c-di-GMP-I riboswitch aptamer from Aromatoleum toluolicum, 84 nucleotides, folded computationally. Model confidence (mean pLDDT): 80 of 100.
RNA sequence: CUGAUUUAUCGGCAAACCGCGCGGAAACGGCGGGACGCAAAGCCACGGGCCUUCUCCUUCGGGAAUGGCAGCCAGGCUGCCUGC
Numbered sequence: 001c002u003g004a005u006u007u008a009u010c011g012g013c014a015a016a017c018c019g020c021g022c023g024g025a026a027a028c029g030g031c032g033g034g035a036c037g038c039a040a041a042g043c044c045a046c047g048g049g050c051c052u053u054c055u056c057c058u059u060c061g062g063g064a065a066u067g068g069c070a071g072c073c074a075g076g077c078u079g080c081c082u083g084c
Stems, first nucleotide, its partner, number of pairs: 012038002017033004022029002036071001042077003047073002049069003055064003
């Protein structure tokens, strides 16, 4: 993509976990597998919150982001289906 069946519709994304002579100090991210879930689990990080700490500060107890989390909450933008 096509056909059949079911059906209103049979499509989308993808957690944990596993693998990678992948990135990163880490959190975490990327690719592949996987399928917990999600009607926006699509996009947006100078709202709140949480995580990490190479580096910085410290009264040495600890604190701090220019790092991260959009599947924590809130907010903004965009989008799909149509039985009723």
Lineage of the source: Bacteria > Pseudomonadati > Rhodocyclales > Rhodocyclaceae > Aromatoleum. It was read from a public genome assembly, where an Rfam model found it.